Model confidence (mean pLDDT): 81 of 100. A computed fold for a 72-nucleotide RNA from Gekko kuhli, annotated as transfer RNA.
RNA sequence: GGGGCCGUAGCUCAGUGGGAGAGCAUCUGCUUUGCGUGCAGAAGGCCUCAGGUUCGAUCCCUGGCGUCUCCA
Repeated sequence: GGGGCCGUAGCUCAGUGGGAGAGCAUCUGCUUUGCGUGCAGAAGGCCUCAGGUUCGAUCCCUGGCGUCUCCA
């Protein structure tokens, strides 16, 4: 320098055009003498950035940035 994959909650990930979700973690309550476990609930996201297509974009297209990887 060129090719490819990926970027979504604190972490690991799902979601592939119309409702943003799961597990773990955090907080609150119940349970316990207390801790832990268990149960119930809550908070936490401008979905990496800009532009385009569309009635409508996390999703499709283009470009940028970053991580990983392959080739040179």
Its Rfam family is "tRNA". Rfam classes the family as a transfer RNA.